[in-house]
The part of an RNA shown here (small-subunit ribosomal RNA, 3' major domain) has 477 nucleotides and comes from an uncultured Gammaproteobacteria bacterium. Its Rfam family is "Bacterial small subunit ribosomal RNA". Gene Ontology terms of the family: ribosome and structural constituent of ribosome. The RNAcentral record of the full RNA draws on Greengenes.
Context: one part of a larger RNA
RNA sequence: UGACGGGGGCCCGCACAAGCGGUGGAGCAUGUGGUUUAAUUCGAUGCAACGCGAAGAACCUUACCAGGCCUUGACAUCCUUGGAAUCUUUGAGAGAUCAGAGAGUGCCUUCGGGAAUCAAGUGACAGGUGCUGCAUGGCUGUCGUCAGCUCGUGUCGUGAGAUGUUGGGUUAAGUCCCGUAACGAGCGCAACCCUUAUCCUUAGUUGCUAGCAGGUAAAGCUGAGAACUCUAAGGAGACUGCCGGUGACAAACCGGAGGAAGGUGGGGACGACGUCAAGUCAUCAUGGCCCUUACGGCCUGGGCUACACACGUGCUACAAUGGACAGGACAGACGGUUGCGAAGCGGCGACGUGGAGCUAAUCUGAGAAACCUGUUCGUAGUCCGGAUUGGAGUCUGCAACUCGACUCCAUGAAGUCGGAAUCGCUAGUAAUCGCGAAUCAGAAUGUCGCGGUGAAUACGUUCCCGGGCCUUGUACA
Numbered sequence: 001u002g003a004c005g006g007g008g009g010c011c012c013g014c015a016c017a018a019g020c021g022g023u024g025g026a027g028c029a030u031g032u033g034g035u036u037u038a039a040u041u042c043g044a045u046g047c048a049a050c051g052c053g054a055a056g057a058a059c060c061u062u063a064c065c066a067g068g069c070c071u072u073g074a075c076a077u078c079c080u081u082g083g084a085a086u087c088u089u090u091g092a093g094a095g096a097u098c099a100g101a102g103a104g105u106g107c108c109u110u111c112g113g114g115a116a117u118c119a120a121g122u123g124a125c126a127g128g129u130g131c132u133g134c135a136u137g138g139c140u141g142u143c144g145u146c147a148g149c150u151c152g153u154g155u156c157g158u159g160a161g162a163u164g165u166u167g168g169g170u171u172a173a174g175u176c177c178c179g180u181a182a183c184g185a186g187c188g189c190a191a192c193c194c195u196u197a198u199c200c201u202u203a204g205u206u207g208c209u210a211g212c213a214g215g216u217a218a219a220g221c222u223g224a225g226a227a228c229u230c231u232a233a234g235g236a237g238a239c240u241g242c243c244g245g246u247g248a249c250a251a252a253c254c255g256g257a258g259g260a261a262g263g264u265g266g267g268g269a270c271g272a273c274g275u276c277a278a279g280u281c282a283u284c285a286u287g288g289c290c291c292u293u294a295c296g297g298c299c300u301g302g303g304c305u306a307c308a309c310a311c312g313u314g315c316u317a318c319a320a321u322g323g324a325c326a327g328g329a330c331a332g333a334c335g336g337u338u339g340c341g342a343a344g345c346g347g348c349g350a351c352g353u354g355g356a357g358c359u360a361a362u363c364u365g366a367g368a369a370a371c372c373u374g375u376u377c378g379u380a381g382u383c384c385g386g387a388u389u390g391g392a393g394u395c396u397g398c399a400a401c402u403c404g405a406c407u408c409c410a411u412g413a414a415g416u417c418g419g420a421a422u423c424g425c426u427a428g429u430a431a432u433c434g435c436g437a438a439u440c441a442g443a444a445u446g447u448c449g450c451g452g453u454g455a456a457u458a459c460g461u462u463c464c465c466g467g468g469c470c471u472u473g474u475a476c477a
Base pairs, nucleotide, nucleotide: 001477002476003474004473005472007471008470009469010468011467012466013465015461016460019425020424021423022422023421026316027315028314029313030312031311032310033309034307035306042053043052064302065301066300067299068298069297070296073125077124078123079121080120081119082118083117086103087102088101089100090099091098092097107114108113127291128290130289131288132287136285137284138280139279140278141276143274148187149186150185151184152183153182154163155162156161167178168177169176193268194267195266196265198236199235200234201233202232203231204230208225209224212223213222214221239262242256243255244254245253246252318418322377323376324375325374326373327372328371334365335364336363339358340357344353345352346351384415389410390409391408392407393406394405395404431453432452433451434450435449436448437447
């Protein structure tokens, strides 16, 4: 100087408390451990691994296993020789591949050849998701959006170092003020950026429709309008600016006015010096080591989907604030041309048929659901719950056996609110309800977004956890 203390002081955080809803019990989904296996590829492992890499394993992916094959190689550059390239097709084979047949003879040219491409040969070389993240770059997590981390000069100290950065106030903040052997400065904080909340101007199509006119079963459907909504560009607006009080006459705090919004308005992006030899050699790059008829490459099939068990994360429930049936209402954001696909028709349905329109404020996915109104059920393992299983189908795809999703009929399991323990959340939040997208042929209860309905509680900081500043002890570094 740090680190640590079941030392002290001050302060903060859904840290506790006060509340609301869960997890832990059930069934299923998913990840992991373990076990099994020819293989169940690899990585991630307290917080900060475990719906994680994986925004999507039937083949492919795929790295694993078995078998069948190749050896200048699936891919790159160079050399030699030959043929344009390319397309169609026959046989064998699980395919990789092997053996044939046919069509085609192009472009530039100094007629030597060249460009592109294919095949054969030769060796230089290719190739490796093989090892080392404790050799590395890059990227990322974490403490933590915590308020800290430092430097120059000066001063003090023999020196390590100290001072500044401590103190008095204040703040979300090393934020600001005052004091001060310090005076300044840098990286952080804040602001500048995006979005949302109000208004104005401009612009009105594909969007809008108040008034006027036409028109319909209905409808901005049409003429028209530029008001409103909205769209998207520019501006205004919030700064403790104003008033009162408190305060050191300061910074600031409390209350108020005006205002759509008030003291960082809400949300996002943004992550200092560093810590964990944290994670990643399997995104990529890369040193070293290793393999080179194999640890490289191609193919078929299998596996990653196994199952006495254990754990994590979720979904659905156990019901009446509910289930079922009928009728009625209201979103936002987003996607769409190898695509979204309307009306109509067929089917109980998944879906089929159909093909209008749309490169989209035009057409379309697209009926939002919870909600409201009415009817029924009456506390029951039930008209709750839907696992499991049997049968019949639909769709995608070369192909759904291992191993897809969905539909219909039948079946109707566990489950009556969950031990010890444990998680999230402070407002348009929790809870609850549906909708969309990425990936994607198909395959979400996951992920990322979007809106609808919409709470309760916070006395307080004694205690648990984490953190900041000052101080104290130390046999630790």